Small-subunit ribosomal RNA, 5' domain from an uncultured bacterium, 510 nucleotides, folded computationally. Rfam family: Bacterial small subunit ribosomal RNA. Gene Ontology terms of the family: structural constituent of ribosome and ribosome. The coordinates come from a structure-prediction model, not an experiment, and the mean pLDDT is 85.
Context: one part of a larger RNA
RNA sequence: GAUGAACGCUGGCGGCGUGCCUAACACAUGCAAGUCGAGCGGGUUUGGCGAAAGCGCAAGUUUUUGCCAAGCUAGCGGCGGACGGGUGAGUAACACGUGGGUAACCUACCUUAUACAAGGGAAUAACAAUGAGAAAUCAUUGCUAAAACCCUAUAAGCUCACGGCUUCGCAUGGAGCCGCGAGAAAAUAUUUAUAGGUAUAAGAGGGGCCCGCGGCUGAUUAGCUAGUUGGCGAGGUAACGGCUCACCAAGGCGACGAUCAGUAGCCGACCUGAGAGGGUGAUCGGCCACAUUGGGACUGAGACACGGCCCAAACUCCUACGGGAGGCAGCAGUGGGGAAUAUUGCACAAUGGGCGCAAGCCUGAUGCAGCAACGCCGCGUGAAGGACGAAGGGUUUCGGCUCGUAAACUUCUUUAAGCGGGGACGAAGAAAGUGACGGUACCCGCGGAAUAAGCACCGGCUAACUACGUGCCAGCAGCCGCGGUAAUACGUAGGGUGCGAGCGUUAUCC
Repeated sequence: GAUGAACGCUGGCGGCGUGCCUAACACAUGCAAGUCGAGCGGGUUUGGCGAAAGCGCAAGUUUUUGCCAAGCUAGCGGCGGACGGGUGAGUAACACGUGGGUAACCUACCUUAUACAAGGGAAUAACAAUGAGAAAUCAUUGCUAAAACCCUAUAAGCUCACGGCUUCGCAUGGAGCCGCGAGAAAAUAUUUAUAGGUAUAAGAGGGGCCCGCGGCUGAUUAGCUAGUUGGCGAGGUAACGGCUCACCAAGGCGACGAUCAGUAGCCGACCUGAGAGGGUGAUCGGCCACAUUGGGACUGAGACACGGCCCAAACUCCUACGGGAGGCAGCAGUGGGGAAUAUUGCACAAUGGGCGCAAGCCUGAUGCAGCAACGCCGCGUGAAGGACGAAGGGUUUCGGCUCGUAAACUUCUUUAAGCGGGGACGAAGAAAGUGACGGUACCCGCGGAAUAAGCACCGGCUAACUACGUGCCAGCAGCCGCGGUAAUACGUAGGGUGCGAGCGUUAUCC
């Protein structure tokens, strides 16, 4: 000098930040991922127009049913739940950083271009009936729709096999063209203007894989390795590859530190330092890993998936004992641990995200507010005058000295706090409407010095000295060292020094 700090004493205001470093311990409760009726069949509510029947003398009213319109929606279907948010357990590794490679690859939505969308079919949820169960939920039978599913057609272009030609490269090889054969598409909706669908090529953005180099400790760890190292073939993958498998060979790594053990997420950065370097990896940004523990795949453009599924384990809960349910390292919050770390707040107004043609819905992302001197910065606690140097305190050589222009007193000011009045920008461009923050910031006015100072130190280092008490006691102390009767070193007081809404102490780094 610095800190995500804590502790002690003290504490007026504002702005901007920051806030479980410990138990990746366990979690009550609420919320954190939905959306589309302009994909589909139902259900339901309201309104309008009719029809029939019942009641009534009539006006009318009730029930059933048809059409139309508007709304809501459990289910099927689409897109999104792979983003956003959290944490740092694991990981010494191509995890990260940096520079390359991919002639070994993928890419939904978006953009650009080209070419298309012709026929047909079988189901199933919802629903209904029956049944089982305490529940979670499930079974059987029957009906039905689609942009859900399946079959056929078509194929500019695409894929695969074979044959040929041209051309290029850093090895395996790549690109283009021609011929022939085989194969694979599609979906409609309506308000008629749009929104979608399929194929191919390109782009953008995103990712996968490979390689060079770089960054911890220990040799009181010296040998390690059988899918191990390589080959041939096959399988698998979007893709290369012992990635996996069969066979063959016996290799591969290591004092330039293999293996083992310990520790650790990495970086941009941050702290310190003249620099070189040393230390750290909170907040913010990039990458990685994880989601109670371990394993697994499914769906999908993308996951081996925090708020999806299955299995095993531990734990918790419900149970009619047969069986079920759960996962805060999301935001709040609770218990526990700890020296120690906040509200079960408001709003989608802005920015951004998902869905939707849109209106809009959802969004504990985010924007704000609350708590905490935790940090940085700013401001205030008054200003000027005022000697008889008042009273009082302290001290004294009793003369005085000192607190001290300090106070009183006079004049003045009103920042901040308080009260009253006005009152935004942030809102985005046709206009109108739309603000959580917030009656906040800011402006004007009112009134009165009024409401606002402490903490540590004073032997030397090191700025600042006397008195009393104590008497190697009580105590102090970072080092040297103080204290045994005049202690500037202990305790108190007066005075002083330093910093100041803080000041000290402790811990850690330079």